[in-house]
Molecule: Bacterial RNase P class A
Organism: Gemmobacter sp.
RNA sequence: GCGGAGGGUCGGGCGACCGCGGCGGGGAACCGUCGAGGAAAGUCCGGACUCCAUGAGGCAACGGUGCCGGGUAACGCCCGGCCGGGGCAACCCGAGGGAAAGCGCCACAGAGAACAGACAGCCCCGCUUGCGGGGUGAUGGUGAAACGGUGGGGUAAGAGCCCACCGCGGACCGGGCAACCGGGACGGCACGGCAAGCCCCACCGGGAGCAAUGCCAAAUAGGGGCCUCGCGCGGGGCUGAUCCCGCAGGGGAUAUCGCCGCAGGGACGCUUCAGCCCGAGAGGCCCGGGUUGGCAGCAUGAGCGGCGCGGCAACGCAUCGCCCAGAUGAAUGGUCGCCCGAGGGGGCUCGUCCCCCCGGACAGAAUCCGGCUUACAGGCCCUCCGCGCAA
Numbered sequence: 001g002c003g004g005a006g007g008g009u010c011g012g013g014c015g016a017c018c019g020c021g022g023c024g025g026g027g028a029a030c031c032g033u034c035g036a037g038g039a040a041a042g043u044c045c046g047g048a049c050u051c052c053a054u055g056a057g058g059c060a061a062c063g064g065u066g067c068c069g070g071g072u073a074a075c076g077c078c079c080g081g082c083c084g085g086g087g088c089a090a091c092c093c094g095a096g097g098g099a100a101a102g103c104g105c106c107a108c109a110g111a112g113a114a115c116a117g118a119c120a121g122c123c124c125c126g127c128u129u130g131c132g133g134g135g136u137g138a139u140g141g142u143g144a145a146a147c148g149g150u151g152g153g154g155u156a157a158g159a160g161c162c163c164a165c166c167g168c169g170g171a172c173c174g175g176g177c178a179a180c181c182g183g184g185a186c187g188g189c190a191c192g193g194c195a196a197g198c199c200c201c202a203c204c205g206g207g208a209g210c211a212a213u214g215c216c217a218a219a220u221a222g223g224g225g226c227c228u229c230g231c232g233c234g235g236g237g238c239u240g241a242u243c244c245c246g247c248a249g250g251g252g253a254u255a256u257c258g259c260c261g262c263a264g265g266g267a268c269g270c271u272u273c274a275g276c277c278c279g280a281g282a283g284g285c286c287c288g289g290g291u292u293g294g295c296a297g298c299a300u301g302a303g304c305g306g307c308g309c310g311g312c313a314a315c316g317c318a319u320c321g322c323c324c325a326g327a328u329g330a331a332u333g334g335u336c337g338c339c340c341g342a343g344g345g346g347g348c349u350c351g352u353c354c355c356c357c358c359g360g361a362c363a364g365a366a367u368c369c370g371g372c373u374u375a376c377a378g379g380c381c382c383u384c385c386g387c388g389c390a391a
Stems, first nucleotide, its partner, number of pairs: 001387010012339007020035006037362001041373002044371005049209004062205005067081005082096001083094004097200002102198002104194003119140002121136007148166006167189001168187002172183004213296004223287007235278007242267004249260002252257001303322004308317003340360001343358005
């Protein structure tokens, strides 16, 4: 210098004027101070907090997580490591437990796809010389995958049939907390793949969510209770008067008749009257709930920054400093000037010089916190790898 890998950080700066929201001061005018993000986003995980349900707990079902160790309040997150794959390398990628518990599946092609299997070929036998019977997984062909691989021996041809190495397997020894790694001997091969199909194993998980939840409370309408007024018309009930029967008693007539009629019983159809109650109406007071509204929740917190210590790291501990939006029909904006800006366009005295114009992304709080994911013009910084050149 060229090419590449990993990580961090900023994401316009200053000033003036106008405007908006919170807090503090002031009687007011006004003054002071603070005012978006790394993702405030998606709402995908994990929590705090609140209410509901529930003795604790266990089991089942359902859902989730899934190599090992560590970190954390917790996690499906992070750090370190292991194994497998890719890259010359820095480094990157991996839903990465169990397939000898069981079930299921393995398309197409192919003879055969999991207790294997003869299409061609090879070998043996028979005869009618191109057919039949048998052997064979070494060769061809098919396929993502063909029932261990390579070499040698062996054989009619072959075959773990036998042997060596590799692979595989269950034990053993050594290292490591572990995943796992290394080693020698043994076993003749028995055990294909898929668990992101069911399943098995281990661990985790009650439900709903700040429109949670608690408190305060006006007007109107409606609900409940009490008091007062009022009942003119109309409605219902009771009592009495009314009507009927009728004891005692009284009166009249008189042989047995029969009048009035208290009490009592019945009727209560109509009319009328009186009293009381219900009910309807008006007014006042009180109670309780809901709508709307207000306050709390709600801004000091698993907080942020510096330094030190421990740790490879994630992170932890100690100490010092700081207070950092709080709206709710929902603030955080606009204009101008100077500076910076990769890049694009134009002018020119054409020069890696000057002037003019365009040009600063993604986006945006709403209970809060830890993550993940996604979006993002461009700038800066750090570490590392490969190649080339120079000393």